[in-house]
Context: one part of a larger RNA
RNA sequence: CUGGGCGUAAAGCGCGUGUAGGCGGACUCGCAAGUCGGGUUGUGAAAUCCCUGGGCUUAACCUAGGAACUGCAUCCGAAACUGCUUGUCUUGAGUAAUGGAGAGGGUGGCGGAAUUCCCGGUGUAGAGGUGAAAUUCGUAGAUAUCGGGAGGAACAUCAGUGGCGAAGGCGGCCACCUGGACAUUUACUGACGCUGAGACGCGAAAGCGUGGGGAGCAAACAGGAUUAGAUACCCUGGUAGUCCACGCCGUAAAACGAUGAGAAUCUAGGUGCAGCGGAUAUUGACCUCUGCUGUGCCGUAGCUAACGCGUUAAGUUUUCCGCCUGGGGAGUACGGCCGCAAGGCUAAAACUC
Numbered sequence: 001c002u003g004g005g006c007g008u009a010a011a012g013c014g015c016g017u018g019u020a021g022g023c024g025g026a027c028u029c030g031c032a033a034g035u036c037g038g039g040u041u042g043u044g045a046a047a048u049c050c051c052u053g054g055g056c057u058u059a060a061c062c063u064a065g066g067a068a069c070u071g072c073a074u075c076c077g078a079a080a081c082u083g084c085u086u087g088u089c090u091u092g093a094g095u096a097a098u099g100g101a102g103a104g105g106g107u108g109g110c111g112g113a114a115u116u117c118c119c120g121g122u123g124u125a126g127a128g129g130u131g132a133a134a135u136u137c138g139u140a141g142a143u144a145u146c147g148g149g150a151g152g153a154a155c156a157u158c159a160g161u162g163g164c165g166a167a168g169g170c171g172g173c174c175a176c177c178u179g180g181a182c183a184u185u186u187a188c189u190g191a192c193g194c195u196g197a198g199a200c201g202c203g204a205a206a207g208c209g210u211g212g213g214g215a216g217c218a219a220a221c222a223g224g225a226u227u228a229g230a231u232a233c234c235c236u237g238g239u240a241g242u243c244c245a246c247g248c249c250g251u252a253a254a255a256c257g258a259u260g261a262g263a264a265u266c267u268a269g270g271u272g273c274a275g276c277g278g279a280u281a282u283u284g285a286c287c288u289c290u291g292c293u294g295u296g297c298c299g300u301a302g303c304u305a306a307c308g309c310g311u312u313a314a315g316u317u318u319u320c321c322g323c324c325u326g327g328g329g330a331g332u333a334c335g336g337c338c339g340c341a342a343g344g345c346u347a348a349a350a351c352u353c
Stems, first nucleotide, its partner, number of pairs: 004324003007307002012321001014202004021195003025089003030084002033082002035078002038076002041073003050066006092192001093189003096185004104178007111155001116150007126137002163170002207248006216242002221237004260320005266315001269298011302309002326353003335346004
């Protein structure tokens, strides 16, 4: 490379936007690059292979002629398919109108509960904490309780196998700015599409830089216990950090559905939930039937090594991308690129089993 694969055995980039490229709806005029057909001409060295002869006693071997050399170029022809081109179409895609849903994002403001601290009142000897204790706090008045104040962080109930988002993720309330999806209606554009190497952007937590902030929690650290020891688990404290602004980092542990994206009038059903409709019904809400979108459970055929998946496929097909190729060495070394650093990305070999 061919091939075979990628839910759990090795293997889907963490996620998107999108360049090149690859692939691409229906009808139609033409062209003839691909494609197909046939012949002409040239070439396709010799040997070899094949056929017919000949020469060594035969064979192997040698030798003459022919055929062949499935190819390339050139010319002629065909026009179904691909391509290019002309004109058209509406079902793919998009735009518009109307409508409801949503923790989608950003900024600003507001709110109550709780913890801690401070001030004041009541009040007195304990309180904390644990398996049991001790460290610790408290007669300089703690804990408890009432009133007032400060400050930071997070938003109980509602809350749901619920919703939104490409993923990471998003949850008190209000306002403003803003993205997307969905339903219905027809109108409009007329293939404008899919995927996507590079590239660019987003990207939990921890970590880093500068400046703020700091209630609670809490790596490190200190002390008390436990223990043979206890650099732990338990307890009392406690600093970075956790929070905000701006700028980095760019990872993952399970960035997981361990499952790339799109397409198909594809391929049994049953039963929930959410959003938007239609019919029936009604004063109306229900009920009943039904369409689209999303989200769950069970399950047929089929698939699968099995587990399981099963119209949200891991079924049946198809387009494009990524990735895998025994274990260790190793996601390491070296080089390159990126980063303030931590480190990240790319990525071997010797050797060994």
Molecule: small-subunit ribosomal RNA, central domain
Organism: uncultured bacterium